The prediction has a mean pLDDT of 80.
Transfer RNA from a Gemmatimonadota bacterium, 90 nucleotides, folded computationally.
The source organism's lineage runs through Bacteria, Pseudomonadati and Gemmatimonadota.
C1' cells in the first nucleotide's frame, strides 16, 4: 500500500434515525440484610463550560472534521487510530 471488521462512560459492552447521557455486566460509593463477614438486595457513580452559598439545574460531547435531516451514537464523505488478511520492498 489494497481488503475487511471496529473505536460508545473507570473497563468490557448492547444499540431500528426520535423512546438513549446512553442498556447488561464488572468494578467502586453508600445503605439494607448479618451477632460479624461473604454472599444476596436496593441506590448511585463520564467530561467540558454556564448558573447556584450548597443540593442541585441548563447547554453541549458516542475518534476528529465536514454533510445529510424536523431530529444523527445510528446515514453519507474526509481524516486519525486498533485488530484480522492480502500485497510490495528490505
Nucleotide at each position: 500500500g489494497g481488503a475487511u471488521a471496529g473505536g460508545u462512560g473507570g473497563c468490557c459492552g448492547a444499540g431500528c434515525g426520535g423512546c438513549u447521557g446512553a442498556a447488561g455486566g464488572c468494578a467502586c460509593a453508600c445503605g439494607c440484610c448479618u451477632g460479624g463477614a461473604g454472599a444476596g438486595c436496593g441506590u448511585g457513580u463520564a467530561a467540558a463550560c454556564g448558573g447556584g452559598u450548597a443540593a442541585c439545574c441548563g447547554u453541549u460531547u458516542c475518534g476528529u472534521g465536514g454533510g445529510u435531516u424536523c431530529g444523527a451514537a445510528u446515514c453519507c464523505c474526509a481524516c486519525c487510530c486498533u485488530a484480522u488478511c492480502c500485497g510490495c520492498c528490505a